Source information:
A computed fold for a 71-nucleotide RNA from an uncultured Clostridia bacterium, annotated as transfer RNA. It was read from a public genome assembly. The coordinates come from a structure-prediction model, not an experiment, and the mean pLDDT is 81. Rfam family: tRNA. Rfam classes the family as a transfer RNA.
[in-house]
RNA sequence: GGCGCAAUAGCCAAGCGGUAAGGCAAGGGUCUGCAAAACCCUCAUCCCCGGUCCGAUUCCGGGUUGCGCCU
Repeated sequence: GGCGCAAUAGCCAAGCGGUAAGGCAAGGGUCUGCAAAACCCUCAUCCCCGGUCCGAUUCCGGGUUGCGCCU
C1' cells in the first nucleotide's frame, strides 16, 4: 500500500427493511426472624456522518477503532 471481517446495555450475545430476544451483573419489590435461594419489575439515540426508502440496527457511500490475510 491492497483486501477481508467485526463494532448492538456495565459484560457476553441474537436479530439483518416494519418501534432490539436471551443470559450475567446492577437497582427496586415479594418472600424470610435476618440473610441466601427463588419469583416479579426496571435498564440500548444498535461506533460516527451522510444517502436511499413511507419506514434503516439491517441496504449504499465515507470515516473511526480493533482483528486477520497478501505484498